[in-house]
Context: one part of a larger RNA
Formats: sequence, structure tokens, C1' cells
RNA sequence: UUGGGCGUAAAGAGGGAGUAGGCGGCCUUUCAAGUCGGAUGUAAAAUCUCUCGGCUCAACCGGGAGGGAUCGUCCGAUACUGUUAGGCUGGAGUGCAGCAGAGGGAGCUGGAAUUCCCGGUGUAGUGGUGAAAUGCGUAGAUAUCGGGAGGAACACCAGUGGCGAAGGCGAGCUCCUGGGCUGUAACUGACGCUGAUGCCCGAAAGCGUGGGGAGCGAACAGGAUUAGAUACCCUGGUAGUCCACGCCCUAAACGAUGGACACUAGGUAUGGGGAGUAUCGACCCUCUCCGUGCCGAAGCUAACGCUUUAAGUGUCCCGCCUGGGAACUACGGUCGCAAGACUAAAACUC
Repeated sequence: UUGGGCGUAAAGAGGGAGUAGGCGGCCUUUCAAGUCGGAUGUAAAAUCUCUCGGCUCAACCGGGAGGGAUCGUCCGAUACUGUUAGGCUGGAGUGCAGCAGAGGGAGCUGGAAUUCCCGGUGUAGUGGUGAAAUGCGUAGAUAUCGGGAGGAACACCAGUGGCGAAGGCGAGCUCCUGGGCUGUAACUGACGCUGAUGCCCGAAAGCGUGGGGAGCGAACAGGAUUAGAUACCCUGGUAGUCCACGCCCUAAACGAUGGACACUAGGUAUGGGGAGUAUCGACCCUCUCCGUGCCGAAGCUAACGCUUUAAGUGUCCCGCCUGGGAACUACGGUCGCAAGACUAAAACUC
């Protein structure tokens, strides 16, 4: 509790669609609820202001006058807000013509590599490290050639590149599907912005059932290192990592920066469009819209820094903060199979 704030000091919810609510473009019109004016009534006393008086003064007390918030009734004003009716096209949406993309889902296919199996060649080592050892190997390893199996991931292209609301998305092809951008200005005519609760999505790890299991690899075992070494290094290796379905709902879920709109010097690079100029044509060049970066003016900032992708200047809506610890805790509640998640104190202490 008014205010002041939320990139880094406490503070932007992980993200979205959207209900209630809040807020809302231009013109005309109705009403007069808000708003404004007038009249009137009420607003106990005390309190407050002025003044006079009483206690020696004052505080205090008493008399008189004044004052106003709020509210009721009546009359009036109509710029603004609201309301009624009508209209408009700039906001928003639709159509039409194009464009880019690892956006999502499903199916099919491919090559390289690792591992394993079979066969050939071949023989004593190999592997690993700072150095070693455990391990593997004469029952023939490592190396090399041929064949096969299986799982996972897709080198180069690849880029301060692209797409997505966020999490995130990267081999190729096909099917289904969401969004965006540009041009046009045909259509609708404010249909908009935000968004409590609720709903949906949400990396990794983890959980349930069933599959799968090549490599990697918590736990675990062994070898080293060391004073010790429950580690770092090495050899193995189970869950897991993968798939289907169902849960979990967290994160440095970060731009540590909520969303929308408008305005406010430029320069440069890059991705996707459009127009013009030029040209036989394509580049080049100029302008323009949308995105992604860097630099930078005014301004802002405690500073660092931010700067048309704002942390500048404004408006609207939501979320959040209010000294450190105790405490991302306890209790209670809701959710969950569990792990736990969400909500969230106090004593005490500095």
C1' cells in the first nucleotide's frame, strides 16, 4: 500500500489461443448515465477556521460566525466518456496473383561410420595413458578383404542464414497440414488490443505398459593417480538414451528485457519479396515492404550499456517486486503412480 519500480540491484508468468473484465479509429445523430453549472434540502454534537470570553498565560473550556466533502430532489448545458441510430475506410479480416522456409504429422527410401556375426589373407601382439595397468589376443586378436545383421544419427551443403508462439526444428522423396511475406485494392465495415480464472503446448531428466538396444553411458566393478581419491584419467558396464501410447510440467525455459499501437538522425552487412532504371538478357544502380546482425545521433541509464528489433517519447491491458537469512521451506490445500510440482507463512535472527 499512496508511491516508486521490474536487462545486470527484489521484480516479466516457459509459451500460446482465448472467457469475464479493462481499454479502443473517423463523421453525423438520439438520450443525458458519467461530467459540468444553478437552485434547494440534508450534512447531530464534538472536531476545523475566524472572532469574543473564562481558568494569572497556555493547553483546556464556553459563546458567536464561517466553511466544506459526500448525498437527495428539481432545473439546465452537451465539448468529452457513455448510450441510440446511421454512415466511412485508414485499424482488423477476407479474396485474387505470387514467393521463401531444418514450421508440424505420417509413410517410404538412401549412403557413410561404429559394433557384432560368418568367411579369406596373415602373425604376435593390441588397446590405452602424462606414464601405466586392468582389458582383448596363439581357442589366432589388432590390421586387411568380401559377405551379412542391427540400432542410432544424418558429414559436406551450413551462413552473426532460414522457420516456429515458446519449447524447438537439419539426409532424400511422397502425402496431409499450420503460419508468414510481397503485390493488388475486389469484398466485409471497427469485426480491434490486452487478458484474471479455466484450457492447450511445453528441452532434458524422471515415471507406467509394451517393444528395441549399435554407439554412448548415471549407478556399479576393476585399473591407475593420491596422504586419502567414494573424483578427475583408463578398461568394462546396468538403467537410460531410441519407438508406441499414457504421465510428469521443471530449467541460466535467457534477449536474465510481457503483449499491442504510434512517433523519434543515420551508416553498414545479410535473408525473403516488389517497383523503377539499365540492358538483347542477366548483373550493377535507385526506391520500397518484411526479417536477422553490427555500429552509432538525440534521448534514456547508478553505471555498464540500450538506441526504428529501445532499456528513447507516449497510450492501453496483464503479470510481478517491497531488506538479508530462516525459505524455491513448514503447515494446509490442489495436482501426480511416484519422484515431486504449484500455492505459500511464522517464530527466531542480522

The part of an RNA shown here (small-subunit ribosomal RNA, central domain) has 350 nucleotides and comes from a metagenome. It matches the Rfam family "Bacterial small subunit ribosomal RNA".